[in-house]
Molecule: small-subunit ribosomal RNA
Organism: uncultured Dysgonomonas sp.
RNA sequence: AGAGUUUGAUCCUGGCUCAGGAUGAACGCUAGCGAUAGGCCUAACACAUGCAAGUCGAGGGGCAGCAUUGAGGUAGUUUACUACUUUAGAUGGCGACCGGCGGAUGGGUGAGUAACGCGUAUGUAACUUACCUCACACUCAUGGAUAGCCCGUUGAAAGACGGAUUAAUACGUGAUAUAAUUAGAGAGUCACCUGAUUUUUUAAUGAAAGAUUUAUUGGUGUGAGAUAGACAUGCGUUUCAUUAGCUAGUUGGUAAGGUAACGGCUUACCAAGGCAACGAUGAAUAGGGGAACUGAGAGGUUUAUCCCCCACACUGGGACUGAGACACGGCCCAGACUCCUACGGGAGGCAGCAGUGAGGAAUAUUGGUCAAUGGACGCAAGUCUGAACCAGCCAAGUCGCGUGAUGGAUGACUGCCUUAUGGGUUGUAAACAUCUUUUAUUAGGGGGUAAAGUGUACUACGUGUAGUAUAUUGCAAGUACCUAAUGAAUAAGCAUCGGCUAACUCCGUGCCAGCAGCCGCGGUAAUACGGAGGAUGCGAGCGUUAUCCGGAUUUAUUGGGUUUAAAGGGUGCGCAGGCGGGAUUGUAAGUCAGUGGUGAAAUCUGGACGCUCAACGUUCAGCUUGCCAUUGAAACUGUGAUUCUUGAGUGUGGUUGAAGUAGGCGGAAUUCGUUGUGUAGCGGUGAAAUGCAUAGAUAUAACGAGGAACUCCAAUUGCGUAGGCAGCUUACUAAGCCAUUACUGACGCUCAUGCACGAAAGUGUGGGUAUCGAACAGGAUUAGAUACCCUGGUAGUCCACACAGUAAACGAUGAUUACUAGUUUUUGGCGAUAUGAUAGUCAGAGACUAAGCGAAAGUGAUAAGUAAUCCACCUGGGGAGUACGUUGGCAACAAUGAAACUCAAAGGAAUUGACGGGGGCCCGCACAAGCGGAGGAACAUGUGGUUUAAUUCGAUGAUACGCGAGGAACCUUACCCGGGCUUGAACUGUAGGAGGCGGUUGGCAGAGAUGCCUUCUUUCCUUCGGGACUCCUAUGGAGGUGCUGCAUGGUUGUCGUCAGCUCGUGCCGUGAGGUGUCGGCUUAAGUGCCAUAACGAGCGCAACCCUCAUUGUUAGUUACCAUCAGGUUAAGCUGGGGACUCUAACGAGACUGCCAUCGUAAGAUGCGAGGAAGGUGGGGAUGACGUCAAAUCAGCACGGCCCUUACGUCCGGGGCGACACACGUGUUACAAUGGGUGGUACAAAGGGCUGCUAUUGGGUGACCAUGUGCAAAUCUCAAAAACCAUUCUCAGUUCGGAUUGGAGUCUGCAACUCGACUCUAUGAAGCUGGAUUCGCUAGUAAUCGCGCAUCAGCCAUGGCGCGGUGAAUACGUUCCCGGGCCUUGUACACACCGCCCGUCAAGCCAUGGGAGCUGGGGGUAUCUGAAGUACGUAACCGCAAGGAGCGUCCUAGGGUAAAACCGGUGACUGGGGCUAAGUCGUAACAAGGUAGCCGUACCGGAAGGUGCGGCUG
Repeated sequence: AGAGUUUGAUCCUGGCUCAGGAUGAACGCUAGCGAUAGGCCUAACACAUGCAAGUCGAGGGGCAGCAUUGAGGUAGUUUACUACUUUAGAUGGCGACCGGCGGAUGGGUGAGUAACGCGUAUGUAACUUACCUCACACUCAUGGAUAGCCCGUUGAAAGACGGAUUAAUACGUGAUAUAAUUAGAGAGUCACCUGAUUUUUUAAUGAAAGAUUUAUUGGUGUGAGAUAGACAUGCGUUUCAUUAGCUAGUUGGUAAGGUAACGGCUUACCAAGGCAACGAUGAAUAGGGGAACUGAGAGGUUUAUCCCCCACACUGGGACUGAGACACGGCCCAGACUCCUACGGGAGGCAGCAGUGAGGAAUAUUGGUCAAUGGACGCAAGUCUGAACCAGCCAAGUCGCGUGAUGGAUGACUGCCUUAUGGGUUGUAAACAUCUUUUAUUAGGGGGUAAAGUGUACUACGUGUAGUAUAUUGCAAGUACCUAAUGAAUAAGCAUCGGCUAACUCCGUGCCAGCAGCCGCGGUAAUACGGAGGAUGCGAGCGUUAUCCGGAUUUAUUGGGUUUAAAGGGUGCGCAGGCGGGAUUGUAAGUCAGUGGUGAAAUCUGGACGCUCAACGUUCAGCUUGCCAUUGAAACUGUGAUUCUUGAGUGUGGUUGAAGUAGGCGGAAUUCGUUGUGUAGCGGUGAAAUGCAUAGAUAUAACGAGGAACUCCAAUUGCGUAGGCAGCUUACUAAGCCAUUACUGACGCUCAUGCACGAAAGUGUGGGUAUCGAACAGGAUUAGAUACCCUGGUAGUCCACACAGUAAACGAUGAUUACUAGUUUUUGGCGAUAUGAUAGUCAGAGACUAAGCGAAAGUGAUAAGUAAUCCACCUGGGGAGUACGUUGGCAACAAUGAAACUCAAAGGAAUUGACGGGGGCCCGCACAAGCGGAGGAACAUGUGGUUUAAUUCGAUGAUACGCGAGGAACCUUACCCGGGCUUGAACUGUAGGAGGCGGUUGGCAGAGAUGCCUUCUUUCCUUCGGGACUCCUAUGGAGGUGCUGCAUGGUUGUCGUCAGCUCGUGCCGUGAGGUGUCGGCUUAAGUGCCAUAACGAGCGCAACCCUCAUUGUUAGUUACCAUCAGGUUAAGCUGGGGACUCUAACGAGACUGCCAUCGUAAGAUGCGAGGAAGGUGGGGAUGACGUCAAAUCAGCACGGCCCUUACGUCCGGGGCGACACACGUGUUACAAUGGGUGGUACAAAGGGCUGCUAUUGGGUGACCAUGUGCAAAUCUCAAAAACCAUUCUCAGUUCGGAUUGGAGUCUGCAACUCGACUCUAUGAAGCUGGAUUCGCUAGUAAUCGCGCAUCAGCCAUGGCGCGGUGAAUACGUUCCCGGGCCUUGUACACACCGCCCGUCAAGCCAUGGGAGCUGGGGGUAUCUGAAGUACGUAACCGCAAGGAGCGUCCUAGGGUAAAACCGGUGACUGGGGCUAAGUCGUAACAAGGUAGCCGUACCGGAAGGUGCGGCUG
């Protein structure tokens, strides 16, 4: 110090989350020791038991108990002695009692309290203070009781009562009074708001206690001090305004009472005040502070332990005593609760220390000692002390120590991983060797806490102090510490390992189980779940949970923002408030400086020191940022005074405008009415219909009525604060600007609350109503159409008065002031020259741009720049501008304005794509123009479906469907049924054994596989061991067309033979990215040219390759034959030829090269030339980056998983060929451009020995027989359409050939399922095919045949090739489809097959309303009213003082009543949120298919629609 998370990526805004520190903690796992500090945060809930406040005999009477002593008695017994007993307060002492002091400290708790309670600083001239210190004075006389004890009464008890008797430092009376108090008079000093103080004098009032060891000590009065308190005041001290008004002793005065003292503290009277937006009152919460945690700090949070203050003591009230209390371990009363009881009545208060129950996630021993420190009492010894000091329990915190150290590589074994017999890791780790002994165990020693105190004795003098000697006092504890011995001996875990965040692999699981702080993992190869191995972090602890601060500049004083992200009020005026021009002078409130006081200690920071170190402690210093006082300064702010003119205002003179209000007037148009002309339609739409019209519409003309709005001018114009304002004119009113510088002299700016204005819609009352027009009605559209479109049409639209108060009321940009480069247009003034323009200046309205700013878009003197002042507003999205409350309103509604719950995003700007029922340009058999087909029929073939034992599997929009398959009768074959085999049908290693293997003959069983038997024959190499080879046995491998094409390689399809896809360097941008690759022209082409912050390059394009078309050269057999010769029925048949054709090798040729026109060029155009060919000459091969998780595990290969007497393998048979049906691709047709019959021609490219076959013969024919040629430019397969002739004559035919009967041929072990062909007979559908749809632009379509692969044969009409004959049409790019480039919008990025809205239905959750029901605290009114203070008082008591009793006031508590407030619950009800696959539509995002949105009104299942006005987002 930052990091993760919104996106395909980016920048920003913004929230959520993490890493750090901390804790009185708790929970999980684990645990060796010591030191130190800590330990009911919850029920201020209830408490058994013990202890926590007593002490003094030197105040007193006494004496129950104990001890001593004296006296008496009894017993043991000898006086003595011992034991028991009686007696005596005589002694030590002392229960209970009277009396004194202390129980107001110490200790606990935090309920209450928002307060002078606390903190801080002052004041008391308005006060008190026992014990302590100092000073002065005094301590005289006297009296009567009472407790106890004793005797009784009563009660269960607690206790109460009566009688008799008695003491005091208890109580009373009297005396004295310097001083004191009160009152009066006089003088001085000081202070101040009332006063204080000194002194003189007069009068009145009022004290005391003794004890003793004779040293002292106590008592009384007064003053001073100290200590402790009391009161008052300034400042500070939580949240809520959805708490705005509160207050009758209330505020003040006078008088009195009361108090230690001031005071409405209390009472009477008088006045009507007092507090409050600088937050009264009310509500909620809370003890406050020093401090602690965190933080760089400022701050934020907390108030455990320790210290200070306050409050409380079962709850509430009250006083008494006392120096001090309204009293934790005192009293009285009331209440609740618990206990005892004889039922009449009594007792109690752990928020003291332990402890118990309860509550709770959770917090300890019914311990020891007064040795030390401190306290009470006492002369003292001493007693008491759960204060305190110690110990016990608890890893609950902090600090320290240890669990060993060194060496040790066969890098051992096990485990784990692996590319596997190799390696890696665990790992110097272990074993083993040497060493050490902190700790542990055992044994021994052992300081200090006791400086001191106390007793006794002595010494000194100052006679109550100091010193000396001696005796004595230790709970903790025989502890800390030290020494010795033994022996590695007694001692390691927890969490994590996807990123953040240090640390990785295997197995299991398979969106399951589970994990998770955030993002997110898990659907068969999970570094994210569970286990294991390994690693990382910390370590006697480690993790989790909770809470606080931090990070978070995410409430921003330090230190944020508001055009579009959340956020500028709709606008103005303006009180309070805040801020405010120049000069002079005074002051000193703010400000600054010095000094003083205070700011407790502890804490914190630094130094030093002490515990072995440290934590911890001691000490010194600093800090304590504050408050108060005082002295000074005078710049700035404030304030007083004087003054100035530039801010502001006024005057004067001009000028501008759709500025406002009221009145008058005008023409055009719409509609309506009347009349005329006129006739059949008008109107409306995408197309229609509703509607109007022969009762005369529409159209046209004239006249009339009425209401509303003002064409052109008109504009980026003008005016107004905003809303807004437009015909002309009059009146009234307001404003701005310019010029001038005459006047005032800071009069200013902003503005919470307030007041006023405020579009449209809407409301009320009354008018008015021409047009338009929510609602409504009808017609269309549509699946529907509560809409868009059409025809009508009410409210409204208009006016007056009143309300309402909102808009995308927008520049989404508050007002004011100052400053900061320019260019240009325009409005209104002024003004110079000058009369035409053009510079200047002031005030406006626009555009572009520099710097700057900004996340960017953008803004840029009209700032979103640089500064200042004031106001308003924001703090993640949703819930929600909702609920409740309140205010306003006639209502509609408006204003103010939450929470629970839920999500990890929501959002802004820009980028690249993709998409659009956006735009532009361009291309393609894409359309159009044509030709021929498909879709109808029959058949062939493939697919779906169905069926089946099986109908094996795959391919499924384009890009599956005559596809894998270029050939399923068996085989193939993967499927089904049945029968066999298990090292296996095939391959291979090792070991052992046997020998041939192979070929050949026959038989038996069987469906065959197979099994059994049988005949003949018999190999090669050799180093002579054997090997090759075969069979058997065992074993290691096998085998799998089983799964996963979503684990893969390879191959392939498609976009697409479309023209695109990228890179390096540079430049631009914060960045994603852009530029290049865009623009103009051109091209088939990112082909090229020009331009250019780009310059170059790569993969594609093109070219290079093959083939066809022309030609040359060379060569000439099997091809060819012009010339010469021979020859045949005929034929290059023969000699020969090398001319031609042809064959096959090398060349040539075509490049917009030439010409014309256009163009800068590239290039284009030309029924141009030339040329065989002309603009890529035709065809082929060639397929960029990528897309579709496209296809294929069944062609092959391959990871993982699965089967192993079977999911392997062999065999027989069946199936892949089924058949109601649907689809695709084809063949044949429907006929005369044809069919039949006969005749006559012309190819190319291929194939051929298990072959192609001539010839001849047979058969109607398929074919058979025969046999010749040819391993082929030699032989052979081998043409058809065409052409010629003839027949048929428009028919279901002499078309068409399906189907079926019969008879055959061929292949083959075998044609039943299930082959092809032939002959004969039969002769179905079909007469040109609906919607729709396919191919093709020239040697193409169409049409005709030929060949080949596979193959025994063939279901081939398929596929791949070959040639023969040989067209039509293209105006053109509006439209359909696909594609390319540029641009635009976007809420899409899985990318429009996208995204997404609302109702309804289901489940869950929180919440509002709700007839009510119920609880709580506070207040009001009223009734009653204990104890108690004060006051009053005739009867009773007392001689009296006085008392009892009674009464009055006040009040705790209780009762009653009506309201308000805050909770809980509630049938039902409202909306909201969330939830993989529900229903209805499709509102929004693209022109989202009617642009969207805002306000308002109406309507509708729902999104929503429509009207009016507004905005551009």